[in-house]
Guanidine-I riboswitch aptamer from an Alphaproteobacteria bacterium, 113 nucleotides, folded computationally. It was read from a public genome assembly, where an Rfam model found it. It matches the Rfam family "Guanidine-I riboswitch aptamer". For this family Rfam cites "Structural basis for guanidine sensing by the ykkC family of riboswitches" (Battaglia et al., RNA, 2017).
RNA sequence: GAGUGCGGCAGCUAGGGUUCCGACCGCGUCCCGAGGGGGCAACGGUGCUGGUCCGAGAGCUGCCGCCAGGCCCAUACAGGUCUGGUGCACGGCGGGAUAAAAGCCCGGGAGAC
Numbered sequence: 001g002a003g004u005g006c007g008g009c010a011g012c013u014a015g016g017g018u019u020c021c022g023a024c025c026g027c028g029u030c031c032c033g034a035g036g037g038g039g040c041a042a043c044g045g046u047g048c049u050g051g052u053c054c055g056a057g058a059g060c061u062g063c064c065g066c067c068a069g070g071c072c073c074a075u076a077c078a079g080g081u082c083u084g085g086u087g088c089a090c091g092g093c094g095g096g097a098u099a100a101a102a103g104c105c106c107g108g109g110a111g112a113c
Base pairs, nucleotide, nucleotide: 007064008063009062010061011060012059015054016053020051021050022048023046024045025044026043028040029039030038031037032036065086066085067084068083069082070081071080072079088108090111094106095105096104
């Protein structure tokens, strides 16, 4: 300097916005004990504690896979079971998807050490 490997899926969370629901506001209408209060439909607006939804390489958990060893089986391939292992990881700007945004994707990228 170059190459390969450092695994996959699911659930949850940090986090995220606003397609739908809800909430609040506006508008309209009806009722009441009428300086105000309450009910209701459509439309518009507001991310607004929430439900639906998205969601981590560097967060958690589980299952699977892979590796090592013991035992069983077989003395051929193969299989079963148990134990252990599956390391480390600072990180933009900018862009992309979706309704929209994000720790999602570009990306273990650029860069730094």
The coordinates come from a structure-prediction model, not an experiment, and the mean pLDDT is 83.